A computed fold for a 1539-nucleotide RNA from a Fidelibacterota bacterium, annotated as small-subunit ribosomal RNA.
[in-house]
């Protein structure tokens, strides 16, 4: 740094996803130390219990419990002592710090940098002075009462550093005068005047006055500290919040505060705040930092820190320097507890810990030893601040689970071609260390203050008392902790897991599993071979971890300052004018605000950075430094921008002369045409369509003539033309009136260019009032069309379409292109002016200026493509965009009469959606061209009987399989058993068959044969008694014997499956198609898939050949080669053939010969457009012609490019899997594959006289015969039978070829046509013809008299028709593969059908049109809009009540200090009213939020209905607005528009 996914494939846009990093986590599996850090994000939800802020005895008073003594009435009482005490009270200080929360707050709340000449400030420091002299009451204790308690009442009596009074003061405050600084109101000095203080205690001395010393108290200044208040900038989102604001803005005067100030009050004025976003909602502590990030930014604000806010909720005030007070007080509120029901306490968002709440967060610990704080003179005491420690892998960092050898490469384990590999030096085994743990022992630092003793300097002092302060010694003080370390010893001994392995991404294999189970971060994996599910082996990552999961940052240049875009991908507003903004020609001067640069200053500490340093390192901690992009502040530049002043004139306007326009408005004028009226003329059909029908018309249509009325609407000129911002404008004349354009002066003197909001204008169609309505025509109606036809198409026909007024504000308002300026090759039209040369005069020609059009260079685009009319290079200013669908929607709010318009979301859901441009395939697109494709013609098929084949039905079984063309007389070249796989019944289990093995036997084998039995088979009798021999033994030829051979019987291994998968395969085949196509190298274009070649001009059966060209060869394929066939020729002549020879025969090549022929089968020749004319580019080739057996591929066959159709086949054969094994194997008997209401192919035969029957006569070809063919002969009516002569065949044989010919008979019928069907009787095969053969005689004589829609075959030796033959086989053929025999018509031509090929062209298709794809309707499921209404939240208004207070008034009651001639005054207080007031009531609204009958649409969900609406001309081109109207898609009508 990227990757992965739209597509067959590319190139872009675009969105999704993923790798990284971070966390106060969190869940899952798994866990060994240790250090250092961190731990209620959730209910600011309620809390039990303990602790968190108290200290002062040197301010005062009084003086407990306990112990001793003595005394008692035994209840207790008195001394002492404790005691400089303890608890409590009064007083001082402190409690406003520490700690804790983040609920409120969008705020001067915070951050920042100024100001306060508008404040205060206790404890500190410091400087001046000062500290005088009365007084009068209170708490505590003590007595009485009330009260369950909390507490409260009275009376007596006391002290103070508690409280008053008077006295003194200044520099203090108030007033009045001066002087001087400063400038916005103001400050400092002087001087009068008037006014405000105070408290001791303690040590030491003492002549007892007193004097010093500390602390302490007073006043005043100054400081330092903390604080208030103002103030510039900065500081979330929402305009679907646009207007807010009456103390509100501001002045006067008063009040009030510490202090300014509408803070408050009272008059007056009528302001203030906002689009640079006021107000309202929303949501949030705020920074330092954190964390992400290359940076710019982005997200975040745990822990540490600084500031602010809060303390159950809401309000209030009081102390007091400070509080409107977390562990104070009042009042009200909810909620808890206590209660003797009369009252009362209480407030963990301290620190621990309870329940609850949650995915989820810790001990009811030690300790004041250390830092800090409160008080105290000080010992000290008090401190859940803090230091520690305890739980927790939450997080960070170090460690560590050994090291080093060790192959028989052990076992097991997983795999496999069964050989071996792999885990693997990994183990075991062998030498070794000692982190870490377990035992022992040592054992820190962290401590330095402080006190107290001494001892020294030193302030105060008169003092060598005596203190203050400073320095030295000595004692003394550790929670942690016997901890951190250090040492001994012991032991490899206790310490490894988690995630992944299809791509992305590091790492593969076996098994199960069979779209199920499950998996997944995107893509996506699983339907029987799953590197993706699940386990195993192995691998890969990281490791006290490891995943997942949430959340931020980044990747993401996917909001684009840095760093994007708007023709077609999402995006330019439908036009213009203009407001505010925002930008703006030339030259000269002038400030110097941006702007640049220097200083200065600040930016807390921590954190990050650099350098050092301390814990063993590290993590963490400590020094130093650097840096802080910002803010202020001053000083300096002056080029650009700004501002201010002068000034040009080219930018912009004006005036003057022309000039072209369907440019606007209104008036009036014309014709030509539809269509109505009137009238003639005329007569039967008009009209209208793919064809017909509504429709009109004999009451006279239509046609036609004349006359007349009306409304629209303006041919021809008319354009690729013209005017206008756009929308738009089109006879023809006036009359008004805009704007362009060109010309040449003169004038203004930047006056400009965009334009947020805003203001005109805006096609159609739409709505209102009022007019007109010829023609048109939504709706509607009727005819058609259709399966239907709410449509296309016809007939009719209303609104509307016209006119005026007013709305309405849209559109494919498009050039899909926002205005302006400038610049930057060129060709060639158009329109309008002006110049120049020429000309008599014009045209042609040269040029310039505006507007409008094609093509193109450079450049730009992802490609189409744009290209001085930019989409190119540049700048201004504006609008707009940031996946698809939800949605041009909902809500809200503005606008409209009303349709409905602008503005404009969200949940929910997908992973694509999109533009271009490629190759394809399709098109009810084109264009060329070919097939018996169609026409032309022959003949079928459909209709009959039959045969077979299929479906279907039936069966116990009717084996399987083939299934559109390309399955259906196919596999089948032959099912009566057998075949044979099916079905039923019987019977075997190393089996029918194949190797090998253990064990036995040698009756082998084989042969004869009982019993049952349907056979199989079971049970069993006999007969036979093998065979080679290594060796060894003797009676050398015998007997034993290993072993081997066959062979039984057993054992295990395994045989065997016509059992499934043809969608795991091989092979082989069929089909497009014997169709002319499928490709490759190298170049060469293109970003790139791809293109070129291969296309184009001819020409061909052919990509066949010939020319041409960025393309040049090249390969499969076409042709040839290769077989039959036609002509010839030359060799050969048996079994074949005979002309001439010659024998023979009734007769035959029958014999002797012969090689002419014919035939046989080798090898050659021939045909090559090779000549000839002609045409054609002379080419290639076409036509025609000679000649020739034969002519342009001579017929004919074999031969089948790249691939297509997961075609067919596992039942032909092989084959991988799954499956069965006493059965899914093997046999064995019957039985089925032959069944029959029906369908459907294929096929025989036929309906007959071009025939049938009957006799007679001829002419083939190929081919097949030894388990055959079978002749002569004889038998039989006949199939056939007896019987065997040739024949392993050019010889014997099957073998008759038949149609045809010749002759006869039949006469138009269901027949002398046709032959099924049936009886009856035979023949043949075969072990057997019942189911189920074939044939033969007799006999019966059915349907049918040419075959409907539809279809199918053929172009010449073919169709048609006639027999032969053959495999198959024992028998069976109308099938099926060959044979020759007789032997037509027709092709005008390619418009249509069907298929094919090439080239274009359009495509939303790529499984490729059997595609795609639209709405509605039914079902499930999701979210979500409206709804009578219920139920809640917040914030405001109005009005009621109105607590605590605080303030103001009153206070006839009540009162110790002062005064008082003692009445009383001053003062004070209780009460009590007043305004202000929180919670409550309460009423109308507002904002939100959850529910809710019933509602609406939306999305989503393999396989549901209807329909076909878009994509090809998508079958009517399509899409936009907009009206109507229909189950739905949709259709129509106007008007745009080409996508």
């Nucleotide at each position: 740094a990227g990757a992965g996914u739209u597509u067959g494939a590319u190139c872009c846009u675009g969105g999704c996803u993923c790798a990284g990093g971070a966390c106060g986590a969190a869940c899952g599996c798994u866990g060994g130390c240790g250090g250092c850090g961190u731990g209620c994000u959730u209910a600011a939800c309620a809390c039990a219990u303990g602790c968190a802020a108290g200290u002062c005895a040197a301010g005062g008073a009084g003086a407990a419990c306990g112990c001793c003594a003595c005394c008692u009435u035994c209840g207790g009482g008195u001394g002492g002592u404790u005691a400089u005490u303890a608890a409590a009270c009064u007083g001082g200080c402190g409690a406003a710090c520490g700690g804790g929360u983040g609920a409120g707050u969008a705020a001067c709340g915070c951050g920042u940098g100024g100001g306060c000449a508008a404040c205060c400030u206790g404890c500190c420091c410091u400087u001046c002075a000062g500290a005088u002299u009365g007084g009068g009451a209170u708490a505590g204790c003590c007595c009485c009462g009330g009260g369950a308690a909390a507490c409260c009442g009275g009376g007596a009596u006391u002290a103070a550093u508690a409280c008053c009074g008077g006295a003194u003061a200044c520099a203090g405050u108030c007033c009045c005068g001066c002087u001087u600084c400063a400038c916005a109101g103001g400050g400092a000095g002087c001087g009068g005047g008037a006014u405000g203080a105070a408290a001791g205690c303690g040590g030491g001395c003492u002549u007892c006055g007193g004097c010093u010393c500390g602390c302490a108290c007073u006043g005043a200044g100054g400081g330092a500290u903390g604080g208030g208040c103002c103030u510039g900038c900065g500081u979330c989102u929402g305009a679907u919040u646009a207007g807010c604001u009456u103390g509100u803005u501001g002045g006067u005067g008063a009040g009030g505060u510490a202090a300014c100030g509408g803070c408050u009050c009272a008059c007056c004025a009528a302001g203030g705040c906002a689009u640079c976003g006021a107000u309202c909602a929303g949501u949030a502590g705020c920074u330092g930092g954190u964390u992400c990030g290359a940076g710019a930014g982005g997200a975040u604000g745990a822990u540490c820190a600084g500031c602010c806010a809060c303390a159950c909720u809401g309000g209030g005030a009081c102390u007091g320097a400070g509080a409107u007070a977390c562990g104070g007080c009042c009042c009200a509120g909810a909620c808890u507890c206590c209660u003797a029901c009369g009252g009362g306490a209480g407030g963990c968002a301290g620190c621990a810990g309870u329940g609850g709440g949650g995915a989820a967060u810790u001990u009811u610990g030690c300790g004041c030893a250390a830092u800090g704080g409160g008080c105290g003179a000080a010992a000290g005491c008090c401190u859940g601040a803090c230091g520690c420690a305890g739980c927790a892998a939450c997080g960070c960092c170090g460690c560590g689970u050994g090291a080093c050898c060790g192959a028989u490469g052990a076992a097991g384990c997983u795999u496999c071609g069964a050989g071996g590999a792999g885990u693997g030096u990994a183990a075991a085994g062998g030498u070794c260390u000692g982190u870490c743990c377990c035992a022992g022992g040592g054992g820190a630092a962290g401590a330095a203050c402080a006190g107290u003793u001494c001892u020294g300097a030193u302030g105060c002092g008169a003092a060598u008392a005596g203190u203050u302060u400073c320095a030295g010694a000595a004692c003394c003080u550790g929670a942690c902790g016997g901890u951190a370390c250090c040492u001994u010893g012991g032991a490899a001994g206790a310490a490894a897991g988690c995630c992944c392995c299809g791509g992305c991404u590091a790492a593969c294999u076996u098994c199960g599993u069979g779209c199920c189970a499950g998996c997944a971060g995107c893509c996506g994996c699983g339907g029987u071979a799953a590197u993706a599910c699940g386990a195993g082996g192995g691998g890969g990552g990281c490791u006290a971890g490891c995943g997942u999961u949430g959340u931020c940052c980044g990747g993401a240049u996917u909001u684009a300052u840095u760093g994007g875009g708007u023709g077609u991908a999402a995006a330019g507003g439908g036009c213009u004018c203009g407001u505010a903004g925002g930008c703006g020609g030339g030259c000269a001067g002038g400030u110097c605000a941006g702007u640049c640069g220097g200083a200065a200053u600040u930016u807390a500490a921590a954190g990050a950075c650099c350098u050092c340093g301390g814990c063993u390192c590290a993590a963490c901690c400590g020094a130093g430094g650097a840096g802080a992009u910002g803010g202020u502040u001053u000083c300096g530049a002056u080029a650009c921008u700004a501002c201010c002043u002068g000034u040009c004139u080219u930018g912009a306007g004006u005036g003057c002369g022309g000039u072209a326009g369907a440019g606007g408005a209104a008036a009036g004028c014309g014709g030509a045409a539809u269509u109505c009226c009137u009238g003639g003329u005329g007569u039967a059909g008009c009209g209208g369509u793919g064809g017909a029908a509504u429709g009109c018309g004999u009451a006279g249509a239509u046609a036609u003539c004349a006359g007349g009325a009306g409304g629209a609407a303006c041919a021809c000129c008319g354009a690729u033309g013209g005017c206008g911002a756009a929308g738009g404008c089109a006879g023809c004349u006036u009359u008004c009136u805009g704007g362009g354009c060109c010309g040449a002066c003169a004038c203004u003197g930047a006056c400009g260019c965009u334009g947020a909001g805003g203001a005109g204008c805006g096609a159609a169609a739409g709505c209102g009032u009022g007019g007109g309505u010829a023609g048109c025509a939504a709706a509607c109606a009727g005819g058609a069309u259709u399966a239907g036809a709410u449509a296309c198409c016809c007939u009719g026909g209303u609104a509307g379409u016209c006119c005026a007024c007013g709305c309405c504000g849209u559109a494919a308002a498009c050039g899909a292109u926002g205005a302006g300026u400038a610049c930057u090759u060129g060709a060639u039209g158009g329109u309008g002016g002006g110049g120049g040369a020429u000309u008599c005069g014009a045209c042609c020609c040269c040029u310039u200026c505006a507007c409008u059009g094609u093509c193109g260079g450079a450049g730009c685009u992802a490609a189409c493509g744009c290209g001085u009319u930019a989409a190119g290079u540049a700048c201004u200013c504006c609008a707009c965009c940031u996946g698809g669908g939800g949605a041009c929607u909902a809500c809200g709010g503005c606008c409209g009469c009303a349709a409905g318009g602008c503005u404009g979301a969200a949940a929910c859901u997908c992973a694509a959606a999109g533009g271009a441009a490629u190759u394809g395939a399709c098109g009810g697109g084109g264009g060329c061209c070919c097939g018996c494709a169609c026409a032309a013609g022959c003949g079928g098929u459909g209709g009959a009987u039959u045969a077979u084949g299929u479906g279907g039905u039936u069966u116990a079984a009717u084996u399987c399989g083939a299934u559109g063309c390309a399955a259906c007389g196919c596999g089948a070249a032959g099912a009566a058993c057998c075949u044979u796989a099916c079905c039923u019944g019987g019977g075997c289990u190393u089996g029918a068959c194949a190797u090998g093995u253990u064990c036995u036997g040698g009756a082998a084998a084989c042969c004869c044969u009982g019993g049952u039995g349907a056979a199989a088979g079971c049970c069993g009798g006999g007969g036979c008694c093998u065979c080679u021999g290594c060796g060894a033994g003797c009676u050398u030829g015998c007997u034993c014997a290993a072993a081997g051979a066959c062979c039984g019987g057993u054992u295990c291994a395994c045989a065997g499956g016509u059992g499934g998968u043809g969608c795991a395969u091989g092979g082989c085949u069929g089909u497009c198609g014997u169709c002319a196509g499928c490709u490759c190298g190298u170049g060469u274009c293109g970003u790139g898939a791809g293109a070129u070649g291969u296309u184009g001009g001819g020409u061909u059966a052919a990509g066949u050949c010939c020319c041409g060209c960025a393309a040049c060869g090249a390969g499969c394929g076409c042709a040839a080669c290769c077989c039959c066939u036609g002509u010839u020729c030359u060799u050969a002549g048996u079994u074949g053939c005979c002309a001439g020879c010659a024998c023979g025969u009734c007769a035959u090549g029958g014999u002797g010969g012969g090689g002419a022929c014919u035939c046989u089968a080798g090898g050659g020749a021939g045909a090559c457009u090779g000549c000839c004319u002609g045409g054609g580019a002379u080419a290639a080739c076409c036509a025609g012609g000679a000649g020739g057996a034969a002519g342009g591929u001579g017929g004919g066959g074999a031969u089948g490019a790249c691939g297509u159709c997961a075609a067919g086949u596992c039942c032909g054969u092989a084959u991988g899997u799954c499956c069965c094994u006493u059965a899914u194997g093997c046999u064995c008997a019957g039985g089925g594959c032959u069944a029959c209401a029906c369908a459907c192919g294929u096929a025989a035969u036929a309906c007959a006289a071009u025939g049938g029957c009957c006799g007679g006569u001829a002419c083939a070809a190929a081919g097949g015969g030894u388990u055959g063919c079978g002749a002569u002969a004889c038998c039989g009516c006949g199939a056939g039978g007896u019987g065997g002569a040739g024949c392993a065949a050019a010889u014997c044989u099957c073998a008759a070829a038949a149609a045809a010919c010749c002759g006869g008979c039949c006469c138009a019928a269901g027949u002398u046509c046709g032959g099924a069907u049936u009886g009856c009787a035979g023949u043949c095969u075969g072990c057997a013809a019942c189911u189920c053969g074939a044939c033969u005689g007799c006999a019966u004589g059915a349907a049918g008299c040419a075959g409907g829609a539809a279809u199918c075959g053929c172009u010449a030796g073919u169709a048609a028709u006639c027999g032969c033959g053959g495999a198959u086989c024992a028998g069976c053929a109308u099938g099926c593969c060959g044979c020759g025999g007789u032997g037509a018509a027709u092709a005008c031509g390619u418009u249509c059908c069907c298929g094919g090929g090439c080239c274009u062209u359009g495509u939303a298709c790529a499984c490729a049109c059997c595609g795609c794809c639209c709405g509605u309707c039914a079902a499930g499921c999701c979210a979500u809009g409206g709804a009578a209404g219920c139920c809640g939240g917040u914030a405001g208004c109005g009005c009621c009540c109105g607590a605590a207070g605080c303030c103001a008034g009153u206070g006839a009651c009540c009162c110790a200090a002062c005064c008082g001639c003692a009445a009383g005054g001053g003062g004070g207080g209780a009460g009590c009213u007043g305004u202000c007031g929180a919670a409550g009531g309460u009423g109308a609204g507002a904002c939100u939020g959850g529910u809710a009958a019933c509602u609406g649409g939306g999305g989503c969900u393999a396989a549901g209905u209807c329909g076909u609406a878009a994509c090809a001309a998508g079958g009517u081109a399509g899409c936009c607005g907009u009206a109507c109207c229909g189950g739905a898609a949709g259709g129509u009508g106007c008007g745009g528009c080409u996508g």
The prediction has a mean pLDDT of 82.